[in-house]
RNA sequence: CCGCCCUUAGCUCAGUAGCAGAGCACUUGGCUGAUAACCGAGAGACGGAGGUGCGAUUCCUCCCGGGCGGA
Numbered sequence: 001c002c003g004c005c006c007u008u009a010g011c012u013c014a015g016u017a018g019c020a021g022a023g024c025a026c027u028u029g030g031c032u033g034a035u036a037a038c039c040g041a042g043a044g045a046c047g048g049a050g051g052u053g054c055g056a057u058u059c060c061u062c063c064c065g066g067g068c069g070g071a
Stems, first nucleotide, its partner, number of pairs: 001070006010024004018054001026042005047063005
């Protein structure tokens, strides 16, 4: 320098145009003599900028970051 893949919650991941989800973690209530476990509730995210479209996490372009391959 070129090509390919990834980028969503604190962490690991779903979601391939129409309400943003799960597990763990966190907060809180219950239970207990207390803690853990268990049960209920809650907070929390689409890397950035444009484009297409009635509508974008999703499709297209560029950029940031990470990985793999080639020269």
Predicted 3D model of a 71-nucleotide RNA (transfer RNA) from a Deltaproteobacteria bacterium. The source organism's lineage runs through Bacteria, Pseudomonadati, Myxococcota and Myxococcia. Its mean pLDDT, the model's own confidence on a scale to 100, is 85. The same sequence occurs in records of 2 taxa.